[in-house]
RNA sequence: ACGUUUAUAGCUUAAAUGGAAAAAGCAUUAAAAUACGAAUUUAAAAAUUGAAAGUUCAAAUCUUUCUAAACGUA
Numbered sequence: 001a002c003g004u005u006u007a008u009a010g011c012u013u014a015a016a017u018g019g020a021a022a023a024a025g026c027a028u029u030a031a032a033a034u035a036c037g038a039a040u041u042u043a044a045a046a047a048u049u050g051a052a053a054g055u056u057c058a059a060a061u062c063u064u065u066c067u068a069a070a071c072g073u074a
Base pairs, nucleotide, nucleotide: 001073002072003071004070005069006068007067010026011025012024013023019057028044029043030042031041032040050066051065052064053063054062
């Protein structure tokens, strides 16, 4: 330099190839329970899906550019 793949909550993963309000586990916070904790039960918060445009009635999903990471070729 060129090519391929990936980027979603604090972390790890979903989301039948476009369709309503992006789901779950762990973690976090609050409450219950306990003499106090751990474990357990209940509830809550946390993502406009790497960034910006485009297509569409509708985009995490399709297209383009850029950013970051991994791998490959020279």
This is a predicted structure of a 74-nucleotide RNA (transfer RNA) from Periphykon beckeri. The prediction has a mean pLDDT of 81. A source record names the gene trnR. The RNAcentral record of the sequence draws on ENA. Its Rfam family is "tRNA". About the family: Transfer RNA (tRNA) molecules are approximately 80 nucleotides in length.